[in-house]
Molecule: transfer RNA
Organism: Planctomycetota bacterium
């Protein structure tokens, strides 16, 4: 320098291909159960989807640029 992948909840990830109300598990909170803890069960809260712009009636999803992380190839005596 070029190519590829990743960026979504506190954490690990799905959803993107095929645009149409953002999800799961774990963690957290509340309640039940229990002598207590743990476990189990029920419920609740939590993200305008890395940033900006574009297309569209409508964008996490399509297009462009940028940022961060990871991998590969090349160059460099």
């Nucleotide at each position: 320098a070029c190519c590829c992948c990743c960026u979504u909840a506190g954490c690990u990830c799905a959803g993107c291909c095929u645009g149409g109300u953002a999800g799961a598990g774990c963690a957290g909170c509340u309640g039940a159960u229990u002598c207590u803890u743990a476990a189990u069960c029920a419920g609740c809260g939590g993200g305008c989807c890395g940033a900006a712009g574009g297309u569209u009636c409508a964008a996490a999803u399509c297009c462009u640029u940028c940022a961060g992380g990871g991998g590969g190839u090349a160059c460099c005596a």